[in-house]
Parts: sequence; C1' cells; structure tokens
RNA sequence: GGGUUGUUAGCUAAGUGGUAAAGCAGCCGCCUCUUAAGCGGAAGAGCGUGAGUUCGACUCUCACACAACCCA
Repeated sequence: GGGUUGUUAGCUAAGUGGUAAAGCAGCCGCCUCUUAAGCGGAAGAGCGUGAGUUCGACUCUCACACAACCCA
C1' cells in the first nucleotide's frame, strides 16, 4: 500500500428497511439470623463519525477513524 470482517447499554451481545431484544453487572424489593445463591421489579444505548439514497436507515451506498486477520 491492497483486501476481508467488525464498531449497538459499564461488559457480552441480537436485530438484514417501519422509531433497538436479551444476559451479566449496578439499583430497588422478596427470601435468609446475615452474606452469598435463588426469585421478582424498575431503569439504562438511538446504534464509531460525516454525507448520500429512501416516505422511512442500526440495516443499503460513499468517505473517514479505530480494531482484528490475510496479501504485498
């Protein structure tokens, strides 16, 4: 230098065009002598950045940034 894949909540991670699901952690409660475990509940992200296409974009296109891998 070229190519492929990826970037979504504190962490992991689903969502392949119709305004983002879940687990863990944290918080509240139940249980327990207490803690842990177990059970229940509420909350938490507008999706790496910018632009484009579209009635509508996490999703499609382009550029850029970062990461991993492959080629040179």
Molecule: transfer RNA
Organism: Nodosilinea foveolarum